[in-house]
RNA sequence: GGACAUAUAGCUCAGCGGUAGAGCAGCCGACUGCAGAUCGGCAGGUCUCUGGUUCAAUCCCGGAUGUGUCCU
Numbered sequence: 001g002g003a004c005a006u007a008u009a010g011c012u013c014a015g016c017g018g019u020a021g022a023g024c025a026g027c028c029g030a031c032u033g034c035a036g037a038u039c040g041g042c043a044g045g046u047c048u049c050u051g052g053u054u055c056a057a058u059c060c061c062g063g064a065u066g067u068g069u070c071c072u
Base pairs, nucleotide, nucleotide: 001071002070003069004068005067006066007065010024011023012022013021018055026042027041028040029039030038048064049063050062051061052060
């Protein structure tokens, strides 16, 4: 220098055009002598940034940035 993949909750990841979700972690409650485990609930997001397409974009397209793999 080139090719490909990837960016969503604190962490690991789903979601492939129509109001953003799960597990773990956190908080509250139940249970327990206390705690753990278990069960129930709650909170937590500018979906990396920017422009475009569309009635409507996390999702499709262009560009930028970060990360990973490969080629040279």
A computed fold for a 72-nucleotide RNA from Bifiguratus adelaidae, annotated as transfer RNA. The coordinates come from a structure-prediction model, not an experiment, and the mean pLDDT is 83. The sequence is in RNAcentral, with records from ENA and Rfam.